[in-house]
RNA sequence: UAGAGUUUGAUCCUGGCUCAGAUUGAACGCUGGCGGCAUGCCUUACGCAUGCAAGUCGAACGGCAGCACGGGUGCUUGCACCUGGUGGCGAGUGGCGAACGGGUGAGUAAUACAUCGGAACAUGUCCUGUAGUGGGGGAUAGCCCGGCGAAAGCCGGAUUAAUACCGCAUACGAUCUACGGAUGAAAGCGGGGGACCUUCGGGCCUCGCGCUAUAGGGUUGGCCGAUGGCUGAUUAGCUUGUUGGUAGGGUAAUGGCCUACCAAGGCAACGAUCUGUAGCUGGUCUGAGAGGACGAUCAGCCACACUGGGACUGAGACACGGCCCAGACUCCUACGGGAGGCAGCAGUGGGGAAUAUUGGACAAUGGGGGCAACCCUGAUCCAGCAAUGCCGCGUGUGUGAAGAAGGCCUGCGGGUUGUAAAGCACUUUCAGUGGGGAAGAAAAGCCCAAGAUUAAUACCCUUGGGUCUUGACGUUACCCACAGAAGAAGCACCGGCUAACUCCGUGCCAGCAGCCGCGGUAAUACGGAGGGUGCAAGCGUUAAUCGGAAUUACUGGGCGUAAAGGGCGCGCAGGCGGUUUGUUAAGUCAGAUGUGAAAGCCCACGGCUCAACCGUGGAAGUGCAUUUGAAACUGGCAGACUUGAGUACCAGAGGGGAAAGUGGAAUUCCCGGUGUAGAGGUGAAAUUCGUAGAUAUCGGGAGGAAUACCGGUGGCGAAGGCGACUUUCUGGCUGGAUACUGACGCUGAGGCGCGAAAGCGUGGGGAGCAAACAGGAUUAGAUACCCUGGUAGUCCACGCCGUAAACGAUGUCAACUAGGUGUUGGGGGUGUUGAUCCCCUCAGUGCCGGAGCUAACGCAUUAAGUUGACCGCCUGGGGAGUACGGUCGCAAGAUUAAAACUCAAAGGAAUUGACGGGGGCCCGCACAAGCGGUGGAGUAUGUGGUUUAAUUCGAUGCAACGCGAAGAACCUUACCUGGUCUUGACAUCCCGGGAAUCUCCUGGAAACAGGAGAGUGCUUUCAUUAGGAAGAACCCGGUGACAGGUGCUGCAUGGCUGUCGUCAGCUCGUGUCGUGAGAUGUUGGGUUAAGUCCCGCAACGAGCGCAACCCUCGUCCUUAGUUGCCAGCGGUUCGGCCGGGCACUCUAAGGAGACUGCCUUCGUAAGGAGGAGGAAGGUGAGGACGACGUCAAGUCAUCAUGGCCCUUAUGUCCAGGGCGACACACGUGCUACAAUGGGGAGGACAAUGAGAGGCGAUACCGCGAGGUGGAGCAAAUCUAUAAACCUUCUCUCAGUUCGGAUUGCAGUCUGCAACUCGACUGCAUGAAGCUGGAAUCACUAGUAAUCGUAGAUCAGCCAUGCUACGGUGAAUACGUUCCCGGGUCUUGUACUCACCGCCCGUCACACCAUGGGAGUUGAGUUCACCCGAGGCCGGAAUGCCAAAGUGGCUACCGUCCACGGUGGGCUCAGCGACUGGGGUGAAGUCGUAACAAGGUAACCA
Repeated sequence: UAGAGUUUGAUCCUGGCUCAGAUUGAACGCUGGCGGCAUGCCUUACGCAUGCAAGUCGAACGGCAGCACGGGUGCUUGCACCUGGUGGCGAGUGGCGAACGGGUGAGUAAUACAUCGGAACAUGUCCUGUAGUGGGGGAUAGCCCGGCGAAAGCCGGAUUAAUACCGCAUACGAUCUACGGAUGAAAGCGGGGGACCUUCGGGCCUCGCGCUAUAGGGUUGGCCGAUGGCUGAUUAGCUUGUUGGUAGGGUAAUGGCCUACCAAGGCAACGAUCUGUAGCUGGUCUGAGAGGACGAUCAGCCACACUGGGACUGAGACACGGCCCAGACUCCUACGGGAGGCAGCAGUGGGGAAUAUUGGACAAUGGGGGCAACCCUGAUCCAGCAAUGCCGCGUGUGUGAAGAAGGCCUGCGGGUUGUAAAGCACUUUCAGUGGGGAAGAAAAGCCCAAGAUUAAUACCCUUGGGUCUUGACGUUACCCACAGAAGAAGCACCGGCUAACUCCGUGCCAGCAGCCGCGGUAAUACGGAGGGUGCAAGCGUUAAUCGGAAUUACUGGGCGUAAAGGGCGCGCAGGCGGUUUGUUAAGUCAGAUGUGAAAGCCCACGGCUCAACCGUGGAAGUGCAUUUGAAACUGGCAGACUUGAGUACCAGAGGGGAAAGUGGAAUUCCCGGUGUAGAGGUGAAAUUCGUAGAUAUCGGGAGGAAUACCGGUGGCGAAGGCGACUUUCUGGCUGGAUACUGACGCUGAGGCGCGAAAGCGUGGGGAGCAAACAGGAUUAGAUACCCUGGUAGUCCACGCCGUAAACGAUGUCAACUAGGUGUUGGGGGUGUUGAUCCCCUCAGUGCCGGAGCUAACGCAUUAAGUUGACCGCCUGGGGAGUACGGUCGCAAGAUUAAAACUCAAAGGAAUUGACGGGGGCCCGCACAAGCGGUGGAGUAUGUGGUUUAAUUCGAUGCAACGCGAAGAACCUUACCUGGUCUUGACAUCCCGGGAAUCUCCUGGAAACAGGAGAGUGCUUUCAUUAGGAAGAACCCGGUGACAGGUGCUGCAUGGCUGUCGUCAGCUCGUGUCGUGAGAUGUUGGGUUAAGUCCCGCAACGAGCGCAACCCUCGUCCUUAGUUGCCAGCGGUUCGGCCGGGCACUCUAAGGAGACUGCCUUCGUAAGGAGGAGGAAGGUGAGGACGACGUCAAGUCAUCAUGGCCCUUAUGUCCAGGGCGACACACGUGCUACAAUGGGGAGGACAAUGAGAGGCGAUACCGCGAGGUGGAGCAAAUCUAUAAACCUUCUCUCAGUUCGGAUUGCAGUCUGCAACUCGACUGCAUGAAGCUGGAAUCACUAGUAAUCGUAGAUCAGCCAUGCUACGGUGAAUACGUUCCCGGGUCUUGUACUCACCGCCCGUCACACCAUGGGAGUUGAGUUCACCCGAGGCCGGAAUGCCAAAGUGGCUACCGUCCACGGUGGGCUCAGCGACUGGGGUGAAGUCGUAACAAGGUAACCA
């Protein structure tokens, strides 16, 4: 020392991406009150107009242009002239300064910087000493005159001064030296003054300032060394003045710094050289720290000054505001020639996202000059601009509920904005106005006094006192007064991370987004609003750095499977190293000293009202150096030891290696014999071989390759690998007992060697096998899998290659840490001895397992445990082990090895499911065994499609399709056409009128419109004569709130339903196991229809399901006996009809009964098998009943309902039409195709259910449908011929006496109405169809099949449908291999939207970055040569000056070098026709390679 989001259905781990923090010389957007303190071109070291930024000294000098004063002259008395006399001073000579201060960071990876040291140096001004400052000389600028030039400027002549210049003298301590000596200086100026002198200038004295020489100090600078701090090895070799020496030159000084000669060195894997980048540091930011990043402001150092080169002057420069040359650029020009350098301060253009005023002052601090006054100073101090940052203050305070209005939301009640506002009472910071008002100022100057100096009471200096002034800022800070809440709040965010939620709009659009991700009609994620949250004169965004990131891991990571152990060994360097003694002191530890600048950070105190800020002091600065100690450990040196390592001796095992030789079995081929028609091959075939004799079989021969059995998680080897036998040569290993050596060891970057298979080269060999290739199959295709052939190759020799999933996916070595059990090779035992067993031990090789470790799986003395040593390797996925470059190779290729771009994952282990053309067990009319169908025909019905004005809508695999619809002619009806209505067909409220209601007429298709008439009711009340008023229901008219919608969304919903599935499952609590998801229970062994039960078990229990309880049927009993029944008795019209009875049937209430209860047998049990009894036997049959859940399954058109939409229409009413169409296709039915049948006649037996606007009997009429009529019945009472069946006759296999479609005619019934579009009847007509392809469905017993009956809906009916009812009444099940579905256990998985999954590659299209590329353009660098300005150095003939000389000057010549030129090489970058692969992209093409045994196991070379 804080974490969070994101890979998954979920989990743990690995691992990347992203966020929250702090910071900034920032910029941008919105906004903006005040002050303090800071900061402000990060980009073009791009170009610059204008002004300023370095001058000063008259106390160095000659002088006097200009100014002021004084003086003089002329005189028109205010003008002219003269006058250096005074103050001063332009230009000039001279001195000092200009090398500081100020700017910038281009270059520089070391000639730099930081820290610590060093010796061979210089140092103006300053300080302290010592000694001097004597005497001469000749010039020269200025001024004047003349000349040239546009200008800049230049030339000539004459004259002149100095602290300018040059000699002479002197010179100690200075320099040189041959130790004799030699050489080398100087300058004066000013103030004051007593005596003396004077040419009256002065000398002289003194003081001050200077000058010269020298010594020391101080300061500053130059030089050298060590250590430290960037990147790339796809830069591995670099270097010739290079490394060293000698001699010389040069410098202030060392030195190859330079030259000559000599030697051949020097640097480099501890990274030379080369490339890229970069000023370095104190420090700044961040961080817990260690670190990481940075190097603005401030401070130290360095470098640079338009670019390149060069020197001069000087104490100091190779000089920002100096010079010379070259170059580029700009300006002036009279075209001849000239001028310039803001990276000083302002400012301008340009660049850029972006960075300020052409300000004031020298008042302070500091600098230059000067004796000083003073002058100069864009250093500096201030002001201006900018919210750029930090800090502080304010924008009011209190009270105030009618919780105002408005806004927003709303469940319509209210909530919220919100004490917020208004109102009332106060205050006045800041800003405003007016007034007052510090500090920054101390000096210098002048006067006085004292001290010092001196001859001196002058001068100068020091101290004290007095006096006189000096402020840019500045309208300062600060204080007071006045007025008035008055002038002063925004920005971002509100899905999670992350504090903060609602409405509206939008509808995968517009848009948002840091990551995950939002948006496809109910968006807390877009836009707006209300509200809220956070910060606040700021707030957000972007960019950037550190952090989080233990995500490069020193602190502090890893490598069996996640990325990662080199294929294996040997071994140089390097790293590490056993026991012991002594010594040393390099590492190490301790003390002291020096240093580590200041500022900054930290602490304390103090100053601005506080703070920021500033001041003073302290601490710290983990470092370096020197020095003194210590001696344990590491190292060095010396000595010793034996346990590590090795050697000798004996013994042993072995497919260890190499070479030579020798076998037998088998395949193939050849020859011969026997023998005949096939063989071979496959899932099935064919290609192929065979009558020219194959296959088969026997004999003989040839040749090559491989070595059956033994053979084994057995042996050997470093790995690759090694297998018949014999011989030779040879490496390693193991055991035993002694002796010897004495740490000789371990590891090992580079290096060297070995290294399967395939492949390559040369030469052999070639039986079998077999890439390529050919043919045959398979297939949609089949460049495959299968088959028949077949060449390289496989084999040998020699040489390459150097890779593999070269794997134990586990580097080598050493030590330690429970065991058990195999096996291989040795040894031992006073056990037992007969084989041999047993025990101990060493070396290998396996399995199981404990602690420990691990994300888990697992590993576990053969570690993945605990430690040590060394090496190799990893840092998200893809791009990519690729490109380029290098190395190697004959080639193939190997090795080393990126980036752009792209994604938010990729991945490991384990878990739950799901799935598998995985496995085991089990079940189901699932198959099989049967029976009957469908699919073919006709027709009915539903659907699709098509058509239509409309053919309303929905349902669509199983689980839509005789479904919603238990009944479309109108109605229904939702659709279409046309005609109407607009508070509406329907509901509530209000107003006006009227009772309601009924009848009729006209128009119209009707709705509707217009008109006439009848009628005045009910309740209450007033009045009671007439009548009036109000109200309720109802009708008409009106107004607006509203009604209405079968309009949309079943993917917003409730409810209901289907389905898996009546399948046996689905879960929970506690406990236990696991880091966790989860597991256990629920698995296992049995058993069952069943998670049914039993046993076992880290589980013990429980719930929803199963079963049971419920209903119906089957047997019996009890009760009851009408409408039911009739055994016995009686009557009878012969009908349970009547009396009677309720025994039976039946009805409908309640009970009984069945429980594996009993017996036998098997089994531990559960339970099973058989049997008895029983009406029924192992759930007796059927029904109702449907767990957790799945399918965004179905339904907004049953109903309900959110939201949206329509409102003279998407609502309402009416008429007609449509839902009934018809080339087709499908589903579900019906009727058939016939003789087990059709037709005729006769005859028998049900059950359920229904019935009043109903069922309707007997009877009569009609061929019939039906009609007339109306007995009985609101039903155990009345109403309905049951049919198949039985008997009998006929038909005789045919499109028929089968079949009945279709059509014609005639009718019946219902109904306002049968045209579209009803059913039924009669007569006539008499279609297809002769048992149905591929395929497919139902059914296991009262079932299938077959036969009829009833009901709902309903006026009628398109019903052959549906739902019920009974009648007759089978066949078959060996069995679970296969198809389908399901359950359970297990296994694999890259699936989890779950195999209708996932997913690969080519091709096509679009976009993006990138490699190659004929070339082309540019930059950098290097080599050779040419040219060579200017300058230093050197030379001195000719020349000039001078002549006193070893004279000077330069034109000139030479060396060296800048710029420039020519040619070559290397490196980097841009562009580039074309081309290669790569990446990305909702719905493209082709296949299906991988994931399951992925349908040929996959994968590596």